Small-subunit ribosomal RNA from a Bdellovibrionales bacterium, 1496 nucleotides, folded computationally. Its mean pLDDT, the model's own confidence on a scale to 100, is 84. The source organism's lineage runs through Bacteria, Pseudomonadati, Bdellovibrionota, Bdellovibrionia and Bdellovibrionales.
RNA sequence: AGAGUUUGAUUCUGGCUCAGAGCUAACGCUGGCGGCGUGCCUAAUACAUGCAAGUCGAACGGGGAAAGUACUUCGGUAUGAGUACUAGUGGCGCACGGGUGAGUAACGCGUGGAUAAUCUGCCCUUUAGCGGGGAAUAACCUACCGAAAGGUAGGCUAAUACCGCAUAAGACCACAGUUCCUGCGGGAACAGAGGUUAAAGAUUUAUCACUAAAGGAUGAGUCCGCGUGAGAUUAGUUUGUUGGUGGGGUAAUGGCCUACCAAGACUACGAUCUCUAACUGGUCUGAGAGGAUGACCAGUCACACUGGAACUGAGACACGGUCCAGACUCCUACGGGAGGCAGCAGUAGGGAAUAUUGCGCAAUGGGGGAAACCCUGACGCAGCGACGCCGCGUGAGUGAUGAAGGCCUUCGGGUUGUAAAGCUCUGUCGUAAGGGAAUAAAAAAAUGAAGGUACCUUACAAGAAAGGACCGGCUAACUUCGUGCCAGCAGCCGCGGUAAUACGAGGGGUCCUAGCGUUGCUCGGAAUCAUUGGGCGUAAAGCGGGUGUAGGCGGACAACCAAGUCAGAUGUGAAAGCCCCAGGCUCAACCUGGGAAGUGCAUUUGAAACUGGUUAUCUUGAGUGCAGUAGAGGAAGGUGGAAUUCCAAGUGUAGUGGUGAAAUACGUAGAUAUUUGGAGGAACAUCGGUGGCGAAGGCGACCUUCUGGACUGUUACUGACGCUGAGACCCGAAAGCGUGGGGAUCAAACAGGAUUAGAUACCCUGGUAGUCCACGCCGUAAACGAUGGACACUUGGUGUUGGAGGUAUUGACCCCUUCAGUGCCGAAGCUAACGCGUUAAGUGUCCCGCCUGGGGAGUACGGUCGCAAGAUUAAAACUCAAAGAAAUUGACGGGGGCCCGCACAAGCGGUGGAGCAUGUGGUUUAAUUCGAUGCAACGCGAAAAACCUUACCUAGGCUCGAAAUGUACAGGAAGACGCCAGAGAUGGUGUCGUCUUCGGACCUGUAUAUAGGUGCUGCAUGGCUGUCGUCAGCUCGUGUCGUGAGAUGUUGGGUUAAGUCCCGCAACGAGCGCAACCCUUGCCUUUAGUUGCCAGCGAGUAAUGUCGGGAACUCUAGAGGGACUGCCGGUGACAAACCGGAGGAAGGUGGGGAUGACGUCAAGUCAUCAUGGCCCUUAUGACCAGGGCUACACACGUACUACAAUGGUGCAUACAGAGGGCAGCAAGACCGCGAGGUGGAGCCAAUCCCAGAAAGUGCAUCUCAGUCCGGAUUGGAGUCUGCAACUCGACUCCAUGAAGUCGGAAUCGCUAGUAAUCGCGGAUCAGCACUGCCGCGGUGAAUACGUUCCCGGGCCUUGUACACACCGCCCGUCACACCAUGGGAGUUGGUUGCACCAGAAGUCGUUAGCUUAACCGCAAGGAGGGCGACGACCACGGUGUGGUCAAUGACUGGGGUGAAGUCGUAACAAGGUAGCCGUAUCGGAAGGUGCGGCUG
Repeated sequence: AGAGUUUGAUUCUGGCUCAGAGCUAACGCUGGCGGCGUGCCUAAUACAUGCAAGUCGAACGGGGAAAGUACUUCGGUAUGAGUACUAGUGGCGCACGGGUGAGUAACGCGUGGAUAAUCUGCCCUUUAGCGGGGAAUAACCUACCGAAAGGUAGGCUAAUACCGCAUAAGACCACAGUUCCUGCGGGAACAGAGGUUAAAGAUUUAUCACUAAAGGAUGAGUCCGCGUGAGAUUAGUUUGUUGGUGGGGUAAUGGCCUACCAAGACUACGAUCUCUAACUGGUCUGAGAGGAUGACCAGUCACACUGGAACUGAGACACGGUCCAGACUCCUACGGGAGGCAGCAGUAGGGAAUAUUGCGCAAUGGGGGAAACCCUGACGCAGCGACGCCGCGUGAGUGAUGAAGGCCUUCGGGUUGUAAAGCUCUGUCGUAAGGGAAUAAAAAAAUGAAGGUACCUUACAAGAAAGGACCGGCUAACUUCGUGCCAGCAGCCGCGGUAAUACGAGGGGUCCUAGCGUUGCUCGGAAUCAUUGGGCGUAAAGCGGGUGUAGGCGGACAACCAAGUCAGAUGUGAAAGCCCCAGGCUCAACCUGGGAAGUGCAUUUGAAACUGGUUAUCUUGAGUGCAGUAGAGGAAGGUGGAAUUCCAAGUGUAGUGGUGAAAUACGUAGAUAUUUGGAGGAACAUCGGUGGCGAAGGCGACCUUCUGGACUGUUACUGACGCUGAGACCCGAAAGCGUGGGGAUCAAACAGGAUUAGAUACCCUGGUAGUCCACGCCGUAAACGAUGGACACUUGGUGUUGGAGGUAUUGACCCCUUCAGUGCCGAAGCUAACGCGUUAAGUGUCCCGCCUGGGGAGUACGGUCGCAAGAUUAAAACUCAAAGAAAUUGACGGGGGCCCGCACAAGCGGUGGAGCAUGUGGUUUAAUUCGAUGCAACGCGAAAAACCUUACCUAGGCUCGAAAUGUACAGGAAGACGCCAGAGAUGGUGUCGUCUUCGGACCUGUAUAUAGGUGCUGCAUGGCUGUCGUCAGCUCGUGUCGUGAGAUGUUGGGUUAAGUCCCGCAACGAGCGCAACCCUUGCCUUUAGUUGCCAGCGAGUAAUGUCGGGAACUCUAGAGGGACUGCCGGUGACAAACCGGAGGAAGGUGGGGAUGACGUCAAGUCAUCAUGGCCCUUAUGACCAGGGCUACACACGUACUACAAUGGUGCAUACAGAGGGCAGCAAGACCGCGAGGUGGAGCCAAUCCCAGAAAGUGCAUCUCAGUCCGGAUUGGAGUCUGCAACUCGACUCCAUGAAGUCGGAAUCGCUAGUAAUCGCGGAUCAGCACUGCCGCGGUGAAUACGUUCCCGGGCCUUGUACACACCGCCCGUCACACCAUGGGAGUUGGUUGCACCAGAAGUCGUUAGCUUAACCGCAAGGAGGGCGACGACCACGGUGUGGUCAAUGACUGGGGUGAAGUCGUAACAAGGUAGCCGUAUCGGAAGGUGCGGCUG
């Protein structure tokens, strides 16, 4: 310090996630030791048991031992000793210490002040004093009641308990005086006279107590400034409330309380209400600012079963006190009682989860006491828990054969790995023994829980001591096997569908280590709430617009003040902690000491630049006046013409209207058209313009009236009067609402007609609200420049609107300058880019509004407004890892432009109908082997399925195997011929044979390595192939441009079959493709003439190159030539090129072929072959017989033959090319109607054979019919091949003679020697399905205007929400499942307001009843007290009625999510009706339509 994740890729925006640190943690696996810390976060739930606050006999009355000692009559006595101890009275303590965090949003806490408004036991200092009396009472005794707890009555008694009296000041009270201080209220000091108030003794010779007063210290109370959570979907709250006066009360101020008076007080700087919460020092995190937090330790507060209350006291409204009420628990004799662990242990419960019913007062501290001492679950220690931090260990050295084993392997090896073993050592830790602390300090002695602990010494022995997570990226670390979208993993992205570094296991590795991971929470990263430190044109985000209140900010000059600001000083900011230094435990953690810091607050002294305040002045901001200007600015009234519609009348006749085409509609009852007249409403053509005006919405005929604003010029006046603006108020298109008018047009709804699968739409005909006016509501729009307002500054060019000035002029025609608007283009700069650019989105200042991932949702609930529609304000649960902006490359478009192609068109012939052949699907079957499946599978693999082939099925047999290689062993030559059984394979058996150089070759058998597989995966692959497409494209290097993906080049102007060529150009070059080079064909020359040829010469025949011969011709096959836009003319840009022409056999790539760029389709093929992996191994291998691949309701593809007269049949007759031939082609001859047979000349082929070409031509016949067409099917008889012709061959003859009369929708091929038509040959092959395929020649057309349309393709451009790329994406209803949520008759519970009832205990007040020791009084009685009663306040409780929160609720609303549901197709392309916004209405649904608006 960053990283992953949106995309095909990019930049940005933006969320989610990760790496870090931490924790009172928990869980999983594992676990050696020690030190220091730490340990109920949940139920402030309930608690058994024990302990946690007592002490003082030197305050008091009383009771009253023992040990020991002495004596003894052994019974005891004395002493110890009225000692220890003790219930009670009394004193002090129990208000500390310890626990917890429920309540509390508060002067509770923090910080700083105030107390001149206060108190303070014990303690310290000082001063003064402590005289003399009195009356009771507990304990105790007696009696009684009660189960108990406890109580009642009578009687005795003491005090440092209680009560008078005396004395008394500088205390207190009131009066008046002087000085000083002050916050002006008062206070302090000094002196005066008057009144009031005190005491207690004990032990013993020195103290401790006691009383009053002053001071100190400590502690406490109260008040104030500032700070200290959330919510405005809580906006008003308050009646003791705010203040005053009198009184009361308190230690003390105060509405703290009370009576009266006044009507105030708080609040947008957030009152009140609701929710949450103890606060702080600190802790965690962070660079910091901040954020989160408040365990342990420390300070404060609050609480003590729940609620209320007071008493005592220096201090409490009291954790281990009292009283009352309530809930709960326990005891009970049922009459009554007792209790409060949020003290320490412990128990139950809750919970993911948190310890021992331990030891000791030795230390520190506390209470009491004169002290000894007692008490102390505070505390000191120990125990349990890896809960945390820190430290140590589990050994060290050496050791290569790189052992064994494991794992991997390319089989060579590699790795585990110096790791182990082995050898040599050490002793932390451990065990045993011996010694043994500090903690106890400041005279001496005593005292140690921890603890015989820490520590030291000796001996022993490598022994008893390593795991956890991870290894796809982020993120360090890789392989094998298993699994096969299963099981599982996952923090995010995402892995897993048969080769998983992502699951599980093994090996190996990485990280940390007595721990390691997971989960949860906090901060960080997150500049992702931005003060430091963000944004708002399009990503989320500028209010629709204005006027203005509070607030914020504010021109120039000068003076003063000193609030902000700055500087110094002082106080404080507890300790601990953090930081620095030093020291102590062996180190560290930990602990001790010192320092610094604590950014804060307060007081005080200064400074005066800036901000602020006050005062004075100024004119430039702002405004006013004067002179002019332009304008659809607003309101009211009036006037006008064109047009639509309607009405009346005339003319006139059959249509009109409308559409893509139609129909509904109107019209012979006279429409439309046309003419005239009239009525009525609405809107104002041309001018008209990125022209004008207005704040925005908006404003458009003309005239009049009223009225707002702006601009220009001159500078006279005011003198900062300004800017912005939360709330507030006003304006605010269209639609809509209310009332009343009006109603011509248009037109939601509605009706009808079309279209359509449907058409609740688009189109058409009608048509109502509405559209118009008046008044009143509504308050929203894509109310947009998607850009808030104001001011200042920062290069320019050009147009236009309204002014002003200047020069020059006939003329403001032009030109120049300037102000105010309104546009375009552009510099710097800005921006993610697009773009903005003096009209900023640049550079700055001020103010306001708004944003913080997408969805849920601008929705629910609540509030406000509205007649309603609805508007405004505005969430959460849940869910996703994205949603989004701009730009890029593609792809696509029922976008555009240009251009090709038998693509269409123009033609010719077909397919689709029939029969048959063949292939496929389907079905069937024991099997009908497998593959190919849009174009680009389907006469395809297959250029030959009767057996074989053959892979399939059935049955039978084999197992190192049918075939290959090696090794070892055994046997035998190899081999040949029989016989028997069997369907055969095979089995059984017999005969013959007897190699050799003795090594072996060959064969058989056994064993072992292995063979074999047409078994699976073409989605693991190679190779080969198809296809786009023989389309003209596809790329690279360098340079340049861009943040980048990328662009440029390759685009543009021409041209071409072509990215072919030329020109231009930030490009310059290059590569693969195109073309050419290759083959063939067309012309010529030359060479060579056999098997081919025969013109001329000769010979011969019935006839024929038949023969001699020839080399001219044809032909054969070698080598050359020829064609290149080369020539001419025109067009073009002087180019490339195109058009025409000449010549030429051929003319513009002459025709045909081979040749197939980068790539696409996970295209096809594991069954040609090869091959990884997997699978089978007496079988998924191999052999054999038979069967099947040939099945057959059906569907499709591709062919053949036809339907006939351009034909059929018969007879006669002419002309090819290219092939094949020795297990071959086979002539002539003979036989057979024929297939064919017999026989065999010739030919290894320019020689012989296959071999007759056919259409054609000539003649004849048939005469339009299911025929003399057509030939299927079937019967019979045969031929050939072959072991074999049944399943299942071909062919021949005789007979039979089906469908079919030119083929629906649809669809295919072809542009010239082509289509069409005719025959011939070949491969495979014993034969054959062949009508297929591959070739060959014969005859031989028609048409192309042209590119609008269909299909495919190329280039440029445009839009895009597509990128698996339109076979894309995607919207809504409905149906199903699940989830959270709103409404809901209500129901239940919590909390709270108001009104009322009620009123325990207690306090206060009153008191006439009852009662009473101290004082007064001779007495009666009184004073004072108590009880009781009454009143006031008041807790619990109750009633009624509201608010609010939570839970739940039949039913119901929408929402979200969910591999393959239904209906449509709304959006993205012109998305097929451009889309969207607001509003109204309608419709299964997306949505449609109307009105206005926007361009996104």